[in-house]
Molecule: small-subunit ribosomal RNA
Organism: Bdellovibrionota bacterium
RNA sequence: AAACAUGAGAGUUUGAUUCUGGCUCAGAAUGAACGCUGGCGGCGUGCCUUAGGCAUGCAAGUCGAACGAGAAAGUUCCUUCGGGAAUUAGUAUAGUGGCGCACGGGUGAGUAAUACUUAAGUAACAUACCUUCUCGCUGGGGAUAGCUAGGGGAAACUUUAGAUAAUACCGAAUAUUUCUACUUUUACUUCGGUUUAAGUAGAGAAAGCCGUAAGGCGCGGGAAGAGUGGCUUGGGUCUCAUUAGCUUGUUGGUGGGGUAAUGGCUCACCAAGGCAACGAUGAGUAGCUGGUCUGAGAGGGCGAUCAGCCACACUGGAACUGGAACACGGUCCAGACUCCUACGGGAGGCAGCAGUCGGGAAUUUUACACAAUGGGGGCAACCCUGAUGUAGCAACGCCGCGUGAGUGAUGAAGGUCUUCGGAUCGUAAAGCUCUUUUAAUAGGGAAGAAAAAAAUGACGGUACCUAUAGAAAAAGCACCGGCUAACUCCGUGCCAGCAGCCGCGGUAAUACGGAGGGUGCAAGCGUUAUUCGGAUUUACUGGGCGUAAAGCGCGUGUAGGCGGUUUAAUAAGUUUGAUGUGAAAGUCCACGACUCAAUCGUGGAAGUGCAUUGGAUACUGCUAGACUAGAGUAUAGGAGAGGAGAACGGAAUUCCUGGUGUAAAGGUUAAAUUUGUAGAUAUCAGGAGGAACAACAGUGGCGAAGGCGGUUCUCUGGACUAUGACUGACGCUGAGACGCGAAAGUGUGGGGAGCAAACAGGAUUAGAUACCCUGGUAGUCCACACCGUAAACGAUGGAUACUAGACGUCGGAGGUUAUUUCCCCUUCGGUGUCGCAGCUAACGCAUUAAGUAUCCCGCCUGAGGAGUACGAUCGCAAGAUUAAAACUUAAAGAAAUUGACGGGGGCCCGCACAAGCGGUGGAGUAUGUGGUUUAAUUCGAGGCAACGCGAAGAACCUUACCAGGUCUUGACAUCCUGUGCUAUCCUAAGAGAUUAGGAGUUCCUUUCGAGGACGCAGAGACAGGUGCUGCAUGGCUGUCGUCAGCUCGUGUCGUGAGAUGUUGGGUUAAGUCCCGCAACGAGCGCAACCCUUGCCACUAGUUGCCAGCAUUAAGUUGGGCACUCUAGUGGGACCGCUUGCCGAUAAGGCAGAGGAAGGUGGGGAUGACGUCAAGUCCGCAUGGCCCUUAUGACCUGGGCUACACACGUACUACAAUGGUCAGUACAAAGUGACGCUGCAUGGCGACAUGUGGCAAAUCGCAAAAAGCUGAUCUCAGUUCGGAUUGGAGUCUGCAACUCGACUCCAUGAAGUUGGAAUCGCUAGUAAUCGUGGAUCAGCAUGCCACGGUGAAUACGUUCCCGGGCCUUGUACACACCGCCCGUCACGCCAUGGGAGUUGGGAUUGCCUGAAAAGGCCGCGCUAACCUUUCACGAGGAGGCAAGUCUUGACGGUGAUACCGAUAACUGGGGUGAAGUCGUAACAAGGCAGCAGUAGCGGAAGCUGCGGCUGGAUCACCUCCUUU
Repeated sequence: AAACAUGAGAGUUUGAUUCUGGCUCAGAAUGAACGCUGGCGGCGUGCCUUAGGCAUGCAAGUCGAACGAGAAAGUUCCUUCGGGAAUUAGUAUAGUGGCGCACGGGUGAGUAAUACUUAAGUAACAUACCUUCUCGCUGGGGAUAGCUAGGGGAAACUUUAGAUAAUACCGAAUAUUUCUACUUUUACUUCGGUUUAAGUAGAGAAAGCCGUAAGGCGCGGGAAGAGUGGCUUGGGUCUCAUUAGCUUGUUGGUGGGGUAAUGGCUCACCAAGGCAACGAUGAGUAGCUGGUCUGAGAGGGCGAUCAGCCACACUGGAACUGGAACACGGUCCAGACUCCUACGGGAGGCAGCAGUCGGGAAUUUUACACAAUGGGGGCAACCCUGAUGUAGCAACGCCGCGUGAGUGAUGAAGGUCUUCGGAUCGUAAAGCUCUUUUAAUAGGGAAGAAAAAAAUGACGGUACCUAUAGAAAAAGCACCGGCUAACUCCGUGCCAGCAGCCGCGGUAAUACGGAGGGUGCAAGCGUUAUUCGGAUUUACUGGGCGUAAAGCGCGUGUAGGCGGUUUAAUAAGUUUGAUGUGAAAGUCCACGACUCAAUCGUGGAAGUGCAUUGGAUACUGCUAGACUAGAGUAUAGGAGAGGAGAACGGAAUUCCUGGUGUAAAGGUUAAAUUUGUAGAUAUCAGGAGGAACAACAGUGGCGAAGGCGGUUCUCUGGACUAUGACUGACGCUGAGACGCGAAAGUGUGGGGAGCAAACAGGAUUAGAUACCCUGGUAGUCCACACCGUAAACGAUGGAUACUAGACGUCGGAGGUUAUUUCCCCUUCGGUGUCGCAGCUAACGCAUUAAGUAUCCCGCCUGAGGAGUACGAUCGCAAGAUUAAAACUUAAAGAAAUUGACGGGGGCCCGCACAAGCGGUGGAGUAUGUGGUUUAAUUCGAGGCAACGCGAAGAACCUUACCAGGUCUUGACAUCCUGUGCUAUCCUAAGAGAUUAGGAGUUCCUUUCGAGGACGCAGAGACAGGUGCUGCAUGGCUGUCGUCAGCUCGUGUCGUGAGAUGUUGGGUUAAGUCCCGCAACGAGCGCAACCCUUGCCACUAGUUGCCAGCAUUAAGUUGGGCACUCUAGUGGGACCGCUUGCCGAUAAGGCAGAGGAAGGUGGGGAUGACGUCAAGUCCGCAUGGCCCUUAUGACCUGGGCUACACACGUACUACAAUGGUCAGUACAAAGUGACGCUGCAUGGCGACAUGUGGCAAAUCGCAAAAAGCUGAUCUCAGUUCGGAUUGGAGUCUGCAACUCGACUCCAUGAAGUUGGAAUCGCUAGUAAUCGUGGAUCAGCAUGCCACGGUGAAUACGUUCCCGGGCCUUGUACACACCGCCCGUCACGCCAUGGGAGUUGGGAUUGCCUGAAAAGGCCGCGCUAACCUUUCACGAGGAGGCAAGUCUUGACGGUGAUACCGAUAACUGGGGUGAAGUCGUAACAAGGCAGCAGUAGCGGAAGCUGCGGCUGGAUCACCUCCUUU
């Protein structure tokens, strides 16, 4: 010098956001266990469970220098061979005696205070051994064990007789600063006493041993010391109040007893106390502490090892000995258990060290040594010591070391992946060059031993040192979706499985299993369990309560908490210094010792505490005094639905009586039940009775809240204003407590008009236990008594102070005004709206705070279970108050955002409705679909947006399907080898594919070697698949929708999701445009640009056209290009205007003019961001999977064409606006060579034959039809209608049987305008009429196009459908085809009740009464002392046995409350899969919802009463804001 160095978050509720809030993770730790793996060493640690039971061995002995006894084996000698002696040896051994055994060691059962801890006290105490000092140790006595001899017993052991010693035992003597009593005395004192000194009387000791000696050890009395112990006191020390009252030796006193000592410790008597909301008593749990783990800290958890204290020693009780025990390895008794037994009796206690069984997930050797440290005994030598020191076992923990180092590219082999190029394992390996820690072997070899020397080492031949050989012997575990570092392949296919949370897995899984690779840690790594942390998620540090969980319904007030100004005193709190203590170890710091570290040593710091003591006095407290601003009183006023009682009043409903009067009334969406001809309803008059008090009436008033409303009277509470007279802090809050407390409900007695749960009936409905209607009882009303709850709400506890304003309103006061009124100004008290700062998650609050502060009370801690069960209190009951747990779950929730939705609102549009026209739905046929059938009837499409759709054309082919027959490198592609008789043709077999035979001498290039084309044969790579997945995809398409929307940049606002822009006022077909605006701009859409059509001009005239000129049968030809037309280029239309009106001077609209066309002129093409996992793998492409002598390929035949039936889309009709016949007029757009075909001839005709034109503004198809003109039919199943069928044909084609179209003759169904319902269309449109084209050999009622004729209607936006914008509500976000509630049925789980049954500990009455202690007694027995005797002996004192009484454990028998286990049955709760019934809630949820209460109902629920807004919508009143 140091001992100050410190705080991280993440995942998960939502479509997204912010907040609230829980769950989960990352960290550290452990006496751990389990899984896989395992080289070495050091230091530690090791039954957490059964305080369960224990075999065996050891764990406490020692002293011969206290005492008396006292062997044997062996050896030697002698021997009469029987033995004896010596030695062993005063040894072993037991006994008497002393000290020790109360230490050391173990365990944590009990114990919530007789414990522990900290600080005190002991003047209320003890102390063997040890130390110091002092004084002593004189002289006697009687026994007894061992031993000997008997007896009993299986044993344990015991008994009788005899002998004996002591430092054993007992008297006597002596003795103080010992003890007791008394008398004086000193000091202190809490006045109780304690203490000093002196005196008198009494009591009280001792032991010897060793030594030649000196001396040593020992013994006794006393005084001190040290250490140890006992007792007492203050503070601290867990949970439950669903444990609230406990206590009779209990609390105190006096006096005995008892103890080392105080004390109800014990006893007798007296008093009636003592403890408790600051938690007594009871229940549960627990050894306490130093410390240890965690944490930034404050805290929280724990109390292994080490250390201090306590308690216990098989269970319960008891004492003895002793300095100390009520004693782990002592005693007695009882009990349970185990063992021995000769059945008569006995023995035992590992929670000492090892070890064993059992329990358990789980915890070691029946080791060595007293060498060290320490303990006991001894003078000592020494003995004992499972204390201790060591070793063994275990990765159980911490620490250290190693498993090699350098070089090494061909980036080897191999594995894995691959886009097939490569990449990666990877300098990794091999190879080359080195090193040898550790392990192994060999050699050497400690310290630990200690104060004269010698001797003494369990560990241990250990640590350590040296040498030798050789990379030699030494790496695993977990993880790799996010959190969280680390990615690919294969397998599997909601299976198997994973998972800490979120969650993965249903055929492309970085999430399962395996592999390769990677990441992390490493002799370990993971998992599980537990604790703290993160968690500010119990908040002291450091949280909250309007809506998220949370303010008691309201007041009065007790204890408690807090408290205005000022002075003095005090010093309890507070603050500061000192002293003592806070054991050691540990933590921290410094230094040191093991090579380092872990570990250990030395010193320090710290231990935030407690106690004593000295100061300070601002604040708080206490004491004393003063003040008036808080609070209260007084006086004077005015306001008020404040409360209680009594009386009175009018309007209305109902009923009754009477009159008038007649057929309906009533009720509803519509009805019916109901009333009425026995006279209702209506109306008039009279009467009865009950309840409620219109207008005034008002975010007006009053009250603590609930609540209070006609008028008058009586009684009565509170607030406010003014005055500033009085008191002088008297105040605020308020656990318990007490009172009040809507509606419903209860009891008793009244009352009962209206209304109205229940109930009845009628409707509605699938049902309707409801909504609606007709009735109607409790009840509603009064009196008295209960109940005590509500959305009892401002979802906002009370009090005080402070902090911008503006505008209303109610009650006062003052000013101003000559006075009053009005206005205005000021002020006090209420009640409202808006708003700044500030606060808030936001919404919002904002002087009436949810702002800023203080004080007090109440309450909250995820959701559900549940405001439930049990218990308790209250209640007549209903029920209220208090109030859990098991279990389930990852969310539940608040506010706001964007959407979507609403049987919410506003605005607007659309053939959406309406107004019209024509259809479909009925018939027949065609066609598609479903269904059925079939060997197959191939497949797809399925509301709109599938169904004359893919298919713009299935007889074969197509063709994908079926049956049969065939092929296997293949019908088709590329590569390789061989071959060159290949194509083609012929013959035969076959249904054909195909097979067999024959004929058949190819083409191109060439460097002449050969190569290529084509064919055949062969081998394999591969081909092939209309097989699956449109939910793996591309592309394309449909749809909302040609709807007007969809977005972005920058800026701004908001914590944020987001908003603004894009909303608003107008306008438009339009997010079209204008204006305004925290927005300014931009993009994709709209519009325009494109095509077509309508007008004009120019250019160009053939195949087109023809005015004029010629010509012809004919624009046929000459001629011409004016016109039509063709097809190219332009013009034209823009709300542009001479204008008027509306609008805002705008945008724009209405009208007008002009114009071919007028307000995007008509039509088309053009389809934003996106939605529907929409459609398509069978158009094409394509990932993955599957088939590979077949799911591929070829062929023949069949099928896709079936047919009780149902639906869609069409055609033709049902007729006269028509049919038939005859005549006659006018298009457009197309198309034609494998073609369109004129004309001629033949045929009734379809068509055939012959011949000609045209690759087409030239020729052909080609006749347009409806129309027009004329004739006929005359309302019929017809001269309508044409199906069906018979016959005969034509055409196409290899082929018309299944299965084509057309023609002719004959036949002549149904059908007479179509139910419910439903479709299209707004102008050249609907309707109607015909024409062409694609596909195509042939086949069209379909599709795509073309023109001809050519209407009606639109008042309008209430309604249906769809859409757009704004706004509102929402519990929806898979977005209303959403969400979601309850019963019932089934499975599982935990739980309440339950006749009872059973167990446990506790308390208590009575009975019994072991051992032991105490009292009494003690007739039996008795050595020491006393008396007496010469002596024997006798007597006494004392003692013992026995007896008895009290206390007393175990036990027995009752009782009490409590706690568990279990139970037939029963109640609700939770959860589960795709069950059943309804649809209660969320939107106005289709009857607004909710909470209280009562009744009712399968269920959600419904209804009544009063309440709340946490109700949408519209209107009105009032207030406010802005202009």